[in-house]
RNA sequence: UCAUCCUGACCGGCUGAGGGAAGGGCCCAAUGAUGCCGGGGCAACCGCUGGGAUAGGUUUUCUCAGAAAGGUGCCAAAUCCCACAGUGUCACAUGAUUGGCACUGGGAGAUGA
Numbered sequence: 001u002c003a004u005c006c007u008g009a010c011c012g013g014c015u016g017a018g019g020g021a022a023g024g025g026c027c028c029a030a031u032g033a034u035g036c037c038g039g040g041g042c043a044a045c046c047g048c049u050g051g052g053a054u055a056g057g058u059u060u061u062c063u064c065a066g067a068a069a070g071g072u073g074c075c076a077a078a079u080c081c082c083a084c085a086g087u088g089u090c091a092c093a094u095g096a097u098u099g100g101c102a103c104u105g106g107g108a109g110a111u112g113a
Base pairs, nucleotide, nucleotide: 001113002112003111004110005109010039011038012037013036014035018028019027020026023082024081025080040075041074042073045071046070048066049065050064051063052062053061055059079108084105085104086103087102088101089100090099091098
């Protein structure tokens, strides 16, 4: 920088009080948090196989399908939710505003290339 982030997937051993990034909320946790190890699984980003398109001149780019032996990743809750801006709608109110809900965008973050 680009792509994706309402899908999916847990057991055992050791450890022993925290964890979910951070603020707020709301959750998880002695019926065992966290971390490490072993096994299992999910997914399909890269890589792999096949088809198509494109430019080009032996490769580039895009796309569709497939497999899951390789490199990562992941296996509570949507990235757990919110936050910042806007739009719509409802309520209070009638003046600005405040709050709820839905959507869009942004920010932050995670993962891959």
The RNA shown here (SAM riboswitch aptamer (S box leader)) has 113 nucleotides and comes from a marine eukaryotic metagenome. The coordinates come from a structure-prediction model, not an experiment, and the mean pLDDT is 79. RNAcentral holds the sequence, with entries from MGnify.